Lysine riboswitch aptamer from a bovine gut metagenome, 163 nucleotides, folded computationally. It matches the Rfam family "Lysine riboswitch aptamer". For this family Rfam cites "Regulation of lysine biosynthesis and transport genes in bacteria: yet another RNA riboswitch?" (Rodionov et al., Nucleic Acids Res, 2003). The coordinates come from a structure-prediction model, not an experiment, and the mean pLDDT is 80.

[in-house]
RNA sequence: GAUAGAGGUCGCGGUCGACAAGAGUAGCCCGUUUGCAGACAGGCAAGCGCAAACGGGGAAAAGGGGAGAUCGCCGAGGAGCGGAUAAGAAGCCUGAUCGAGUCCGUGUCCGGGGUCGCGGAGAACAUUCGCGGCACUGUCGCCUCCAGGGGCGGAGAGCUGUC
Numbered sequence: 001g002a003u004a005g006a007g008g009u010c011g012c013g014g015u016c017g018a019c020a021a022g023a024g025u026a027g028c029c030c031g032u033u034u035g036c037a038g039a040c041a042g043g044c045a046a047g048c049g050c051a052a053a054c055g056g057g058g059a060a061a062a063g064g065g066g067a068g069a070u071c072g073c074c075g076a077g078g079a080g081c082g083g084a085u086a087a088g089a090a091g092c093c094u095g096a097u098c099g100a101g102u103c104c105g106u107g108u109c110c111g112g113g114g115u116c117g118c119g120g121a122g123a124a125c126a127u128u129c130g131c132g133g134c135a136c137u138g139u140c141g142c143c144u145c146c147a148g149g150g151g152c153g154g155a156g157a158g159c160u161g162u163c
Stems, first nucleotide, its partner, number of pairs: 001163005008074001011073006019065001028057009040095005077110003080106006088098002111137002114134008139154006
């Protein structure tokens, strides 16, 4: 350098579809009340308008999700940072600002899962992401032992086998 593997029965991620939830919630219609040109700046139309709250009627969907099937894998993947795009943000136009989500780059961080606490996303007690604590687990190095084991430390740019 090439090649092939291991960690775990809750290893990592993608796709599918049923189901639960979303939710008696939102849009929509009627009535009442309040406010008004409006997330920022400038301008325009206009009370048969717009927004909010309450009451009544009526009634969805998406994202996300335990279990299942299947596919690809072992920096699998996730996060941070940078860039691009972009739904949307009180009627219309111009400018500016924010921006879910998606894509690209980047050895900047994380060996792995669990659990508890805090924080973010989320309707959520589901799930997921980040930080910290706790024990567990895999791997290598050093020390020790009653050779069963134990202690300390490191990180995947690692570890093991073969050439």